This is a predicted structure of a 74-nucleotide RNA (transfer RNA) from a bacterium. Its mean pLDDT, the model's own confidence on a scale to 100, is 80. It matches the Rfam family "tRNA".
């Protein structure tokens, strides 16, 4: 330098070939149960979907570019 894959919540990840509210587990916080802890149950907070632009009535999803990471080739 070139090919391919990935980037979504604090962490690990899903997201049905574009559609109405973006989710799960773990973690965090609050409440209840216990004398307290562990634990269990209920609830809540937390996201510019890496960034910039384009297509579209509508983009996490499609297209182009950039950045970062992984992998292969040279």
């Nucleotide at each position: 330098g070139g090919g391919c894959c990935g980037u979504u919540a604090g962490c690990u990840c899903a997201g049905u070939u574009g559609g109405u509210u973006a989710g799960a587990g773990c973690g965090u916080c609050u409440g209840c149960a216990u004398g307290g802890c562990a634990u269990g149950c209920a609830g809540a907070a937390g996201g510019u979907c890496a960034c910039c632009g384009g297509u579209u009535c509508g983009a996490a999803u499609c297209c182009g570019g950039u950045a970062c990471g992984g992998u292969c080739c040279a």